[in-house]
RNA sequence: AGUCGAUAAAGGCACACCCAUUGAAAAGUGGGGUCGCAAAGCUACAGGGGCUUCAGUGUGAUUACACUAUGCCAGCCAGUUACCGAA
Repeated sequence: AGUCGAUAAAGGCACACCCAUUGAAAAGUGGGGUCGCAAAGCUACAGGGGCUUCAGUGUGAUUACACUAUGCCAGCCAGUUACCGAA
């Protein structure tokens, strides 16, 4: 230095759910919470994948159905940077 990840040390993050709030929704933010996480740090205009459909387009014509991202997800993969140091 690389790989790897311990019943190590010091710390970190926070699913579901609840409250408040923003949003059409997905989802975000703050507080509580703690399922889990060795990158559950960062990147959504490198890329794949996933979610939503206000508006729009098409069909219909009763408020429906289909398509569609410019809206989201980094706790799906990926990219990138990094703490600690047993085997």